[in-house]
Molecule: transfer RNA
Organism: Penaeus vannamei
RNA sequence: GCGAUGGUGGUGUAGUGGUGAGCAUGGCUGCCUUCCAAGCAGUUGACCCGGGUUCGAGUCCCGGCCGGCGCC
Numbered sequence: 001g002c003g004a005u006g007g008u009g010g011u012g013u014a015g016u017g018g019u020g021a022g023c024a025u026g027g028c029u030g031c032c033u034u035c036c037a038a039g040c041a042g043u044u045g046a047c048c049c050g051g052g053u054u055c056g057a058g059u060c061c062c063g064g065c066c067g068g069c070g071c072c
Base pairs, nucleotide, nucleotide: 001071002070003069005067006066007065010025011024012023013022018055026044027043028042029041030040031039048064049063050062051061052060
């Protein structure tokens, strides 16, 4: 340089154009307990960036950035 691929809460991930952006773990508060852990309840927090298509984009298209993979 070329090709294919991924980027979603702090972390790991799901999401076939109309979902309330879900799940697990974490943080916080409370309950329980003599205390801690575990458990239970509530709560918090996310779509890499810029354009385009569309009535509607996390999802499709183009460019960029970043990560790992293959080729040279």